[in-house]
RNA sequence: AGUGAGUAUGGAGGCGCAAAAACCAUAAGUAAAUAAUUGGAAGAGAAUGAGCUCUGUCGAUAAUUAUUGAAAGGGGAAUUUGCCGAAGCUGUAAGAGUCUCAUGAUCUUACUUAGCUGGGUCUGUAUUGAAUAAGUGCAGGACUGUCAUAUAGGAAACUAUAUGGAGGGCUAUCUUACGC
Numbered sequence: 001a002g003u004g005a006g007u008a009u010g011g012a013g014g015c016g017c018a019a020a021a022a023c024c025a026u027a028a029g030u031a032a033a034u035a036a037u038u039g040g041a042a043g044a045g046a047a048u049g050a051g052c053u054c055u056g057u058c059g060a061u062a063a064u065u066a067u068u069g070a071a072a073g074g075g076g077a078a079u080u081u082g083c084c085g086a087a088g089c090u091g092u093a094a095g096a097g098u099c100u101c102a103u104g105a106u107c108u109u110a111c112u113u114a115g116c117u118g119g120g121u122c123u124g125u126a127u128u129g130a131a132u133a134a135g136u137g138c139a140g141g142a143c144u145g146u147c148a149u150a151u152a153g154g155a156a157a158c159u160a161u162a163u164g165g166a167g168g169g170c171u172a173u174c175u176u177a178c179g180c
Stems, first nucleotide, its partner, number of pairs: 002178005008173004014084001016083005023076002032068007042055004047103005087117004091111006118144002121141008146165008
C1' cells in the first nucleotide's frame, strides 16, 4: 500500500422526503337554518349491537318549492423550516376518545437488530376518499443512483455494456487493530 472494526465527523442519489402558516381551487349551491306544502309515527345522541336519556299527533322521519348558505380532511403553485430510513406501510404495547358497555373506526406515544420498501415515475388492480385529485397495498415495465462480478478501451484514475445484490447500504476523512 492494503484488510477489518467504530454509538466518530461529513457527504451523495433528484420531478428526492416530510412539516408549517397564509393564499387559491375543489368539496358545493352540498350539509345546515328559515318559511310554505304533502304526509302521518317515528326520530336523535360519529359506525354496528344492547342499554340509558331526549324530541315527537301543539305533527317527528321523509319528500317538494323558495330564501340564505358553510366547514373539515385531502389537493395546487410558490415560500420557510428540518432532513437523505429522509419517509411510508404493516405488527405489538400503552393511553386518549362517543351518554354507558362491547366490537371497531380515529388520534397520540413507544418498540425500530419487530418486518418490508434504494429512489422517483408509468400501467393494471384493490382500498380510503365527493372526486377521474391524492394516499396506501400488491403485481409488472422502463429510467435512475450505488456496490460487486464479467467483457472491451485506457499507463492509471476511470468510461461503456451486461448480469446481480440491497440503505443494517455506499462514499470521504478520522480513530483503532492486524499487516507490509